[in-house]
Molecule: transfer RNA
Organism: Psychromicrobium lacuslunae
RNA sequence: GUGGGAUUAGCUCAGUUGGUAGAGCAUCUGAUUGUGGUUCAGAGGGUCGCGGGUUCAAGUCCCGUAUCUCACCCCA
Numbered sequence: 001g002u003g004g005g006a007u008u009a010g011c012u013c014a015g016u017u018g019g020u021a022g023a024g025c026a027u028c029u030g031a032u033u034g035u036g037g038u039u040c041a042g043a044g045g046g047u048c049g050c051g052g053g054u055u056c057a058a059g060u061c062c063c064g065u066a067u068c069u070c071a072c073c074c075c076a
Base pairs, nucleotide, nucleotide: 001072002071003070004069005068006067007066010025011024012023013022019056027043028042029041030040031039049065050064051063052062053061
């Protein structure tokens, strides 16, 4: 340089045909317990990598771009 994959909650990841974002773990609160753990109930936490476009409506489609990663090519 060429082609592909990934980017969504603190972490690991879902998200189907575009219909307005979830799970597990973690954190916090309460119940249970002499205390802690376990268990149970609840809560907080998201500009969906970034910037645009299409659309009544975008995590999803289109364009550009950043980072990580895989394969190939060139030079040394």